[in-house]
Molecule: glmS glucosamine-6-phosphate activated ribozyme aptamer
RNA sequence: UAGCGCCGGGACCUACGGGUUGAUGAGGCUGGCAGUUAUCGAAAGAUUCGGCGGAUGCUGUCACGGAGCGCGCGGAGACGUCAGGAAGAAAGUAAAAAGCAGAAUCAACACUGUAACAGAGGUUCUUCCGCCGCGAUUU
Numbered sequence: 001u002a003g004c005g006c007c008g009g010g011a012c013c014u015a016c017g018g019g020u021u022g023a024u025g026a027g028g029c030u031g032g033c034a035g036u037u038a039u040c041g042a043a044a045g046a047u048u049c050g051g052c053g054g055a056u057g058c059u060g061u062c063a064c065g066g067a068g069c070g071c072g073c074g075g076a077g078a079c080g081u082c083a084g085g086a087a088g089a090a091a092g093u094a095a096a097a098a099g100c101a102g103a104a105u106c107a108a109c110a111c112u113g114u115a116a117c118a119g120a121g122g123u124u125c126u127u128c129c130g131c132c133g134c135g136a137u138u139u
Stems, first nucleotide, its partner, number of pairs: 004053004009049001010021004024041003030063007064080002071135005084129007099114004
């Protein structure tokens, strides 16, 4: 433990001292280096705007690793420990905002309770596609 952290801009509030806001969940990690505006929808329509940092994304490369040819070794390609690709189907799965209720503050904002609503990925099933060389052994 990563929508994460921070903030001199902006916005909002103010008792003028200052305060508040600044990503809503889902999903995501073999390791090194380099590059890069890092997946998906929900809400909203001064916001999740703008800035800085970070980051499990992607790309390139190197290394490691399991699987796929009956076996072994080597190589190539895909992949990343649930470890190949494509298509189709099915099931299951949010939170916030808004509303209502509560409590609190000068106020803004934030807080608590509550019904509902995604998409990607993943899972399951079906179908299709998926090596090359050498060697040993068996027939």